Background:
A computed fold for a 371-nucleotide RNA from a Chloroflexota bacterium, annotated as Bacterial RNase P class A. Its mean pLDDT, the model's own confidence on a scale to 100, is 76. The organism belongs to Chloroflexota, within Bacteria. Rfam family: Bacterial RNase P class A. Rfam's curators write: Ribonuclease P (RNase P) is a ubiquitous endoribonuclease, found in archaea, bacteria and eukarya as well as chloroplasts and mitochondria. Rfam classes the family as a ribozyme. It was read from a public genome assembly, where an Rfam model found it.

[in-house]
């Protein structure tokens, strides 16, 4: 110098004028005027995940469903995140994760092909006819089909072949050994038998109330309730108490409340669209120090960094930044023109997914050249 692969940042700065919201002061006042302070992200997005937080349920059992899935750590939680192990991909720095179980059952593997829970079409090769073929055995090592064919290469051996035997390599099994663990290295055994899909149904471990800020709370202010629907029986000291029936608990029972003069549910009719709060001090951010290989975790200190209500956070000007083109210059530079991304909080926080002109920083692979 090229070309890659990982983690981080920033993504517009100042000054003037002008208007908007919140807080605070100033004001006799909830008024006005004036002065200070603060005023949209890195993803606010998607709504995919976990949760905090309200509210409902005697806040239980069981079955249904619904997520998770290789080990250990973190966290409030998580399908996150960090470290690792396992298998894939790349020279490599890295990168993905279809990572429990086919020997508990059940289901698919079309076509093709001899055969896909089963086996000989071609072709070797012995015998016997016999003559360019036929027959009966014997083989699965070669051809052919297929996405996938009976461990696999390569020697021996055989009539021809086969793990037969031998060596190395994967597979399962026993035993010692490292390591919390997933697992990983040793040794011994020819034990190689019919695969592959579970991201098919299923099994097997672990977890799971519901609903959601239009969740809910008060205050004010107004009205008017009328009509049907199931309701069965027993005891009784007449207070009540068993049964049945209806409501309510995501579904379904069981059980618990509470009704049985409607808490339900239909049908008609009447009032209230109004004011506060919830609403922004946090599992918060920043810095030091200390433990962790690392997410992260403690201590100690600094800071308060929008809270809107048809819904603010803005508009113009100037000057600088970046970035492209064209033109100058011996170069450093300089002029001129153009453009400056995705994108707008809404109860609030941890993620992860997609969008994104451009700029910068750290590291670490490979490839050339110098010294």
């Nucleotide at each position: 110098c090229a070309a890659g692969a990982a983690u981080a940042u920033c993504g517009g700065a100042c000054g003037g004028c002008u208007g908007c919201g919140g807080c605070g002061c100033u004001g006799a006042a909830a008024a006005a005027u004036g002065c200070g302070c603060c005023g949209a992200g890195g993803a606010a997005a998607g709504u995919c995940c976990g949760g905090a937080c309200u509210c409902c349920a005697c806040a239980g059992a069981g079955c249904a469903g619904g997520g998770c899935g290789c080990u250990g750590g973190u966290u409030a939680a998580c399908u996150g995140c960090c470290a690792g192990u396992g298998a894939g991909g790349g020279c490599a720095a890295c990168c993905u994760u279809a990572a429990g179980g086919a020997u508990a059952g059940c289901g698919c593997c079309a076509c093709a092909g001899a055969a896909a829970c089963a086996a000989a079409c071609c072709g070797c090769c012995c015998c016997g006819c016999a003559u360019u073929g036929c027959g009966u055995g014997g083989u699965a090592a070669g051809g052919g089909u297929g996405a996938a064919a009976u461990g696999g290469c390569g020697a021996g051996g055989u009539a021809a072949g086969a793990g037969c035997u031998c060596a190395c390599c994967g597979g399962c099994a026993g035993c010692c050994g490292g390591g919390u663990g997933a697992u990983c290295g040793g040794c011994u055994g020819g034990c190689c038998g019919c695969g592959g899909c579970a991201a098919g149904c299923c099994c097997c471990g672990c977890c799971c109330g519901g609903a959601g800020c239009a969740a809910g709370a008060u205050c004010a202010a107004g009205c008017a309730g009328a009509g049907g629907c199931a309701g069965u029986c027993g005891c009784u000291u007449c207070g009540g108490c068993g049964c049945g029936c209806g409501a309510a608990u995501u579904g379904c029972u069981c059980g618990u409340u509470c009704g049985u003069u409607a808490c339900g549910u239909c049908u008609c009719a009447g009032g209230u669209c109004g004011a506060u709060c919830g609403c922004u001090a946090a599992a918060a951010a920043c810095a030091u120090u200390g433990g962790g290989c690392a997410a992260c975790c403690a201590a100690u200190g600094u800071u308060u960094c929008a809270g809107a209500g048809a819904g603010a956070u803005a508009g113009c000007c100037g000057u600088c930044g970046c970035g492209a083109u064209u033109g100058u210059u011996u170069g450093c530079g300089c002029a001129a023109u153009c453009g400056c991304a995705c994108a707008g909080a809404a109860u609030c926080c941890g993620g992860c997914u997609u969008a994104u002109a451009g700029a910068u920083a750290c590291u670490c692979u490979u490839g050339c050249a110098u010294u």